[in-house]
RNA sequence: UCGGGAGUAGCUCAGCGGUAGAGCGGUCGCCUGUUAAGCGAUUGGUCGUAGGUUCGAUCCCUACCUCCCGAG
Numbered sequence: 001u002c003g004g005g006a007g008u009a010g011c012u013c014a015g016c017g018g019u020a021g022a023g024c025g026g027u028c029g030c031c032u033g034u035u036a037a038g039c040g041a042u043u044g045g046u047c048g049u050a051g052g053u054u055c056g057a058u059c060c061c062u063a064c065c066u067c068c069c070g071a072g
């Protein structure tokens, strides 16, 4: 320098055009001699950044940023 992949909740990941979900975690409560486990409720996001397309973008297109893999 070129090609490919990834970037979504505190963490691990779904979702791939119609105003974003799960598990774990956090908080409160129940239970218990206490802790853990279990049960109930609750808490969660400028979807990496900036433009473009569209009635509408996490999703499509372009550029850039970070990380991983490969080629030279």
Base pairs, nucleotide, nucleotide: 001071002070003069004068005067006066007065010024011023012022013021018055025043026042027041028040029039030038048064049063050062051061052060

Source information:
This is a predicted structure of a 72-nucleotide RNA (transfer RNA) from an uncultured bacterium. Its Rfam family is "tRNA". The sequence was found in a public genome assembly. The prediction has a mean pLDDT of 82.